[in-house]
């Protein structure tokens, strides 16, 4: 110093809050006394499951959404653990003139696709992608040509390095390293070897849109379910009136009258051995326990991270004073 794990200041006393239990007192609401129970490693965040509601729902797709290298394993699942592959930082070492490269360690990686197809690459630079030429090199008197070796820009400039070759240069030849394709081998596999063949295919970005696989129906507890006042409606039954000689029947009217549906305020559940009403879980004082300042000392001041439940709950991700504990 990293990384894992644990705790999150104790005790005591006195004044309170809020739940439930029991006596009692009061017609009731409620009071009073005793007794218990009362935040978190994240209660934050709402990134992703799950249960639990209620919707929809033959059957398919569309679009928006997460996920994304192999393998074995924990798990309902989201998730996560081991190990390996491959990439890319560092260190050390090997290589070589010098490099690339190649080997060991140790970290990080949203690590499927840049050879479908769109777009974006600030500054600086000549040019950020149909490549291109500022300086240089070379040919030339000069206009003009040729070049991509060096300079110089940047985070990135069309393989790398060397010999050769050339007017200068160039994969233009070669040799080695890299890259592309083939079949072989090894390996569950991602993927590596080593061979052959091709002088080499046009530069990053997908946590830009995009594609290619996978997965998922939608809303959430303001979810929903019971009960249920006024009003409104609807039968029935009563009153009166038309009708009509009358009765029945049909229409109209009222009503301290019965029932009924839907349902608003309300209320109860959902909903909790913390639990609702956004609302409670707390103060003060005394020792002590870390931490800071001041003092030469005896003392004496200030301080206690992060943040606080509202369905439950299993991960992700963030914040965090200190203090113990293990591994390296």
């Nucleotide at each position: 110093g990293a990384c894992g794990g644990u705790c999150a200041g104790a005790u005591a006393a006195c004044c309170g809050c809020u739940c439930c239990u029991g006596u009692u007192u009061a017609u009731a609401a409620a009071a009073a006394c005793a007794g218990g129970g009362g935040a978190g490693g994240a209660a934050c965040u709402u990134c992703c499951g799950g249960a639990c509601u209620c919707c929809a729902c033959a059957g398919g797709g569309u679009a928006a959404u997460g996920c994304g290298c192999c393998g074995c394993u924990u798990g309902a699942a989201a998730a996560g653990g081991c190990g390996g592959g491959c990439g890319g930082g560092u260190a050390a070492g090997u290589g070589u003139c010098a490099a690339a490269a190649c080997u060991u360690a140790u970290c990080c990686g949203a690590u499927g696709g840049a050879a479908a197809g769109u777009g974006c690459c600030g500054c600086a630079g000549a040019a950020a992608a149909u490549a291109u030429a500022c300086c240089g090199c070379c040919c030339g008197u000069a206009a003009g040509g040729g070049u991509a070796a060096g300079g110089g820009u940047g985070a990135a400039a069309a393989g790398g390095u060397g010999c050769g070759g050339u007017a200068a240069g160039a994969g233009c030849g070669c040799a080695c390293c890299g890259c592309a394709c083939g079949g072989u081998u090894g390996g569950c596999a991602a993927c590596a070897a080593a061979c052959g063949u091709g002088g080499c295919a046009a530069g990053g970005u997908a946590a830009a849109c995009c594609c290619c696989g996978c997965a998922a129906g939608g809303a959430g507890c303001a979810a929903g379910g019971c009960c249920a006042a006024g009003c409104c409606g609807g039968u029935u039954c009563a009153u009166a009136c038309g009708u009509g000689a009358c009765c029945c029947g049909c229409g109209u009217u009222c009503g301290u009258a019965a029932c009924c549906a839907a349902g608003u305020a309300g209320g109860c559940c959902g909903c909790c051995u913390a639990g609702a009403g956004u609302a409670a879980u707390g103060g003060u004082u005394a020792u002590c326990c870390g931490g800071c300042c001041c003092g030469c000392a005896a003392g004496g001041g200030c301080u206690g991270a992060c943040a606080g439940a509202a369905u439950c709950u299993g991960g992700g991700g963030u914040a965090u004073a200190g203090a113990c504990c293990g591994u390296c």

The RNA shown here (Bacterial RNase P class A) has 328 nucleotides and comes from a bovine gut metagenome. Rfam family: Bacterial RNase P class A. Rfam links the family to the GO terms tRNA processing, ribonuclease P activity and dimeric ribonuclease P complex. The family's RNA type in Rfam is ribozyme. The coordinates come from a structure-prediction model, not an experiment, and the mean pLDDT is 76.